[in-house]
């Protein structure tokens, strides 16, 4: 300086082939259970998908730049 990959909940990840698709597990928070705790049981809250901009009647998804992580490969020293 090139090039690949990843960027969704508090933490780990799914989302096909662009359409009522915003999801799961684990955490958290309420109840119930218990002498109480945990484990178990119901149930709740939590998000505008990294920013910006394009395409489209419609974008988590497609396309561009930027940014951030993690790798490879020049270069310098």
């Nucleotide at each position: 300086g090139g090039g690949g990959c990843u960027g969704u909940a508090g933490c780990u990840c799914a989302g096909u082939c662009g359409g009522u698709c915003a999801g799961a597990g684990c955490g958290u928070c309420u109840g119930g259970u218990u002498u109480a705790c945990a484990c178990c049981c119901a149930g709740a809250a939590g998000g505008u998908c990294c920013a910006c901009a394009g395409u489209u009647c419609g974008a988590g998804c497609c396309u561009g730049u930027g940014c951030a992580g993690c790798c490879c490969c020049a270069c310098c020293a």
A computed fold for a 77-nucleotide RNA from a Terriglobia bacterium, annotated as transfer RNA. Rfam family: tRNA. Rfam describes the family as follows. Transfer RNA (tRNA) molecules are approximately 80 nucleotides in length. The family's RNA type in Rfam is transfer RNA. Gene Ontology term of the family: triplet codon-amino acid adaptor activity.